RNAcentral holds the full RNA, with entries from ENA and SILVA. Predicted 3D model of a 477-nucleotide part of an RNA (small-subunit ribosomal RNA, 3' major domain) from an uncultured Desulfuromonadales bacterium.
[in-house]
Context: one part of a larger RNA
């Protein structure tokens, strides 16, 4: 100096209160222990592992078992000999392969022998491979304390040092932000600002966008029109600037004005020195060991989907603030050519047939759904609630037995709001309610987006966790 305290002081944070809504019980979905098992591949374990790497295990993937196969290999480079490259057929076989047989001769050079580049085949070996171990050898690359304010140097000065001071008081901040004062004057990386989306005007520009006036239509449908909506490029605005008070004549904080918007206006990127010998050798790279007829590689076929159990995360529910028919209305933001696929026909449905128009402000996915507005259901295990099983289909794919999705008849299980516990969340949030995308043939109760409707509460800072500055203690370093 630090670390710690059931030591003091100040302070902050959905930390705790005040609110709302959830888990914890109830059936499923997913992960995870466990047990199984030929294998149930492998990592990742308190906050910070458990819908996590998996932004999608029927083959494949795929690393695991079981079986059948290969040995310069499935890939790379170098030699030699041979055939151009390709393409067929037969036997065997699950398949990989293995074993026999046909076709077929290009390019570029040339002395017409042949050489040569590309590609395929056999051969020696030099190597190849290794999702084998070691994340406690390592980069890189991330999580967390935590968007918490803090974490340093330079020069003096003090002090035997080890170090202090600056960075400590005093007010003030979201903030080591700023103001005063101080042996301390300065500075670097953090903070803030600069960047991006959003909320208001403007100017520019009018298609595929929109339509106030004129005309026309079933429809901005078309003629005309860029006013206004929006589109996207540049601007301009917010700075405590202006006004009163508080205040040390600072900083500032407190109220007002004007303003679309005030005091960091909302939101996101943006993550200091370090810290957990965190995580990860199965992303990749990369010491060192190990494996080399096998720890390499090819196939098929199973498993990763098992099930007495535990436990995490989620969905759907117990109901009438609602189910259920029938009518009817308003998005955002995204996707599309091996795609999106309309209109129209079939079929109760999933689908199907058709093939319009579309590299897409034009066309298509695409019906928004909660809502409004009428009909029923009258508190029951019900017209609640959909597990679960039987039947008979539709896709998609070589190929849905193990092990996909959805459709449609029948079935109708628990569940009547959940014990200790416990989690989110301060505003266009929380809750509800539907769209979209990544991945992907298929497969979303997951992730990552979009908007529609739209709350309650915060005296407060005694406590509960975590955190920052100062100050004491101290048989710890």
């Nucleotide at each position: 100096u630090g670390a710690c305290g059931g030591g003091g002081g100040c302070c902050c944070g959905c930390a705790c209160a005040a609110g709302c809504g959830g888990u914890g019980g109830a059936g499923c979905a997913u992960g995870u222990g466990g047990u199984u098992u030929a294998a149930u591949u492998c990592g990742a374990c308190g906050c910070a592992a458990c819908g996590c790497g998996c932004a999608g295990a029927a083959c494949c993937u795929u690393a695991c078992c079981u079986g059948g196969g290969u040995u310069u290999g499935a890939c790379a480079u170098c030699c030699a000999c041979g055939g151009a490259a390709c393409u067929g057929a037969u036997a065997u076989g699950a398949a990989a392969g293995u074993a026999u047989u046909g076709g077929g001769u290009g390019c570029c050079c040339u002395u017409c022998g042949g050489g040569g580049a590309a590609u395929c085949g056999u051969g020696a070996g030099a190597c190849a491979g290794g999702u084998g171990c070691u994340g406690c050898a390592u980069g890189g690359c991330u999580g967390u304390c935590g968007u918490c304010a803090g974490c340093u140097c330079g020069u003096g000065u003090c002090g035997u040092g080890a170090g202090a001071u600056g960075u400590u008081g005093g007010g003030u901040u979201a903030a080591g932000u700023c103001c005063c004062g101080c042996a301390a004057c300065g500075a670097g990386c953090g903070c803030a600002a600069c960047c991006c989306c959003u909320g208001u005007c403007c100017u520019u520009a009018g298609u595929u966008g929109c339509c106030a006036u004129c005309a026309u239509u079933a429809a901005g449908u078309u003629g005309g029109g860029c006013a206004c909506u929006c589109u996207a490029a540049g601007g301009a605005g917010a700075c405590u600037g202006c006004c009163g008070g508080u205040g040390u004549u600072a900083a500032a904080c407190c109220g007002g004005a004007g303003g679309a918007a005030g005091g960091u206006g909302g939101g996101g990127a943006u993550g200091a020195c370090g810290u957990c010998a965190a995580g990860u050798c199965c992303u990749c790279a990369u010491g060192g060991c190990c494996c080399u007829u096998a720890u390499a590689u090819c196939c098929a076929g199973g498993g990763c989907u098992a099930c007495a159990c535990a436990c995490g995360u989620g969905c759907u529910a117990c109901a009438a603030u609602g189910g259920u028919c029938g009518g009817u209305a308003c998005a955002a933001a995204g996707g599309g050519a091996a795609g999106c696929g309309a209109a129209a026909c079939u079929g109760u449905g999933a689908a199907g047939u058709a093939g319009a128009g579309c590299a897409a402000a034009c066309c298509c996915c695409a019906g928004a759904a909660a809502g409004c507005c009428g009909g029923u259901c009258u508190c029951a295990g019900u017209u609640c609630g959909g597990a679960u099983u039987g039947g008979a289909g539709u896709c998609u794919g070589c190929a849905a037995c193990u092990c996909g999705a959805c459709u449609c008849c029948a079935u109708g299980a628990a569940g009547u709001c959940g014990g200790a516990a416990u989690c989110g969340c301060u505003a266009g949030u929380a809750a509800u309610c539907g769209c979209g995308g990544a991945u992907c043939a298929g497969c979303a109760u997951g992730c990552c987006g979009c908007g529609g409707u739209g709350a309650a509460u915060a005296c407060g800072u005694u406590c509960c966790c975590g955190g920052g500055c100062c100050u004491u203690g101290u048989a710890c370093a």